[in-house]
Context: one part of a larger RNA
């Protein structure tokens, strides 16, 4: 100096407390361990592995297993050499890969180019090693620290500053002070949201005028609102009042759409030999008729259990049945698909429109009436039988969806735990990524409704400053 302490002060934080909805019990759905397998492919493992890498595992994908195959190899460069019966076609063999046979004999300005066989030089490896690495990331932590040059102290390690005394979300910021200054952080400065001017006006909008329908900006027209997007404005404790040297805090008030922290991006020295050699780069090492590499099939989707994250419920703030209202953000051409016909559906045949503020893409929860009356029920829907649709070469292993029929566990869940302080938490339904399809209840977005409750900081946990004790580095 630091790290620890069931020392100590002073302070923060959904860390406790108040509160509200969960998880732990069901039943399915997804990870994971475990076991089993020929193989169930590797990594990920307290917090900071387990719906994680997976933003899409029937084949592919795939790296794992069995079983057939090939070696200059599935793909690229270069040199040297032969060959235009090399490729391609077409026949045999096979599950395909792959082997065998046959058969048409490119160009040329003669160097050669094009294409394929040999030979050599190179390849290839998701084989190890994240303890030999770059890169990226978690994580402590949006915590408010982490150092630096002078300069002074001190034999040094080192201290000072950075401490104290107020403040603050914050080493913010005032005041002091042997320190005075700087630098990464913090704050801003960037988006987005909410007001507002202006400029622009279509595909968007419709007060006025016209026109015109069965109705609708449908049309002539406008640029007034809306809106949609460029570029400004606007908030700064700036004005009042208390306290207070100041810095700020307290109040209320005026003005204002907005009042003293909206919400994202942005993560300081460093810490965990954290995590990724399987994105991708790369040192070592290992494999070279196999640890490459091609093909068919399995397998990653096994199952007595175990725990993890999610989903739907158990129901009357509910179920069903008919009507009826009102988003926002994306997506679309081997695509979205009005709109008619059939089909009970899932779809399917026709068949406009629209590469798109024009065209498609139902918002649900809400209201309004109507049942159903407390029951394992008109709750729940697993699971099983039966018939189907669609996507694809192919749904037996192992899709999804749809109709009929079956109707399981589950009457609010033990110890114990988890989120979450305002448009949040519950809730409700809609988009998009990957994507032929889809096992998504998951992941990101988006808008609808729309709460309670915080005395307070003694306890639990995690931090930050200052101090104290160490036999500890």
């Nucleotide at each position: 100096u630091g790290a620890c302490g069931g020392g100590g002060g002073c302070c923060c934080g959904c860390a406790c407390a108040a509160g509200c909805g969960g998880u732990g019990g069901a039943g399915c759905a997804u990870g994971u361990g475990g076991u089993u397998u020929a193989a169930u492919u590797c990594g990920a493992u307290g917090a900071u592995a387990c719906g994680c890498g997976a933003g899409g595992a029937a084949c592919c994908u795939u790296a794992c297993c069995g079983g057939g195959g090939c070696u200059u190899g599935a793909a690229a460069g270069g040199c040297g050499u032969c060959c235009g019966a090399c490729a391609g076609u077409c026949c045999c063999u096979g599950a395909a890969a792959g082997g065998g046979g046959a058969u048409u004999u490119u160009c040329u300005u003669c160097g050669g180019a094009c294409g394929g066989g040999c030979g050599c030089c190179u390849a290839g490896g998701u084989g190890c090693u994240g303890c030999a690495u770059g890169g990226c990331u978690g994580u402590c932590g949006u915590c408010a620290g982490c150092u630096c040059g002078u300069g002074c102290c001190g034999u040094g390690a080192g201290g000072u500053g950075u401490u104290g005394g107020g403040u603050u979300a914050a080493g913010u910021c005032c005041c002091g002070c042997a320190a005075c200054g700087a630098g990464c952080g913090c704050a801003a400065c960037c988006c987005c949201u909410a007001c507002u001017g202006u400029c622009a006006g279509u595909u968007g909008c419709u007060a006025a005028c016209a026109g015109g329908u069965a109705a609708u900006g449908c049309u002539g027209a406008g640029g007034a609102c809306u809106c949609u997007g460029g570029c400004g404005g606007a908030a700064c404790u700036g004005c009042c009042c208390g306290u207070g040297c100041a810095a700020a805090c307290g109040g209320a008030g005026a003005g204002g759409a907005a009042g003293g922290c909206g919400g994202g991006a942005c993560g300081a020295c460093g810490u965990c030999a954290a995590g990724u050699c399987a994105u991708c780069a790369c040192g070592g090492c290992c494999c070279u008729u196999a640890u490459g590499u091609c093909c068919c099939g399995g397998g990653c989707u096994a199952c007595a259990c175990a725990c993890g994250u999610g989903c739907u419920a158990c129901a009357a703030u509910g179920g069903c049945g008919c009507a009826u209202a009102c988003a926002g953000a994306g997506g679309g051409c081997a695509g979205c698909c009005a709109c008619c016909a059939c089909g009970c559906g899932a779809g399917u045949g026709g068949g406009a429109g629209c590469g798109a503020a024009u065209c498609c893409u139902u918002a649900a929860a809400g209201u309004g009436c109507g049942u159903c009356u407390c029951a394992g029920u008109u709750c729940g829907g697993a699971u099983c039988g039966g018939a189907g649709u669609c996507u694809g070469c192919a749904a037996c292993u192992c899709g999804a969806c749809u109709c009929c029929g079956u109707g399981a566990a589950g009457c609010c869940g033990g110890a114990a735990u988890c989120g979450c302080u305002a448009g949040u938490a519950a809730u409700c339904g809609c988009g998009c990524a990957u994507c032929a399809g889809c096992c998504a209840u998951g992941g990101c977005g988006c808008g609808g409704u729309g709460a309670a409750u915080a005395c307070g900081u003694u306890c639990c946990c995690g931090g930050g400053c200052c101090u104290u004790g160490u036999a500890c580095a």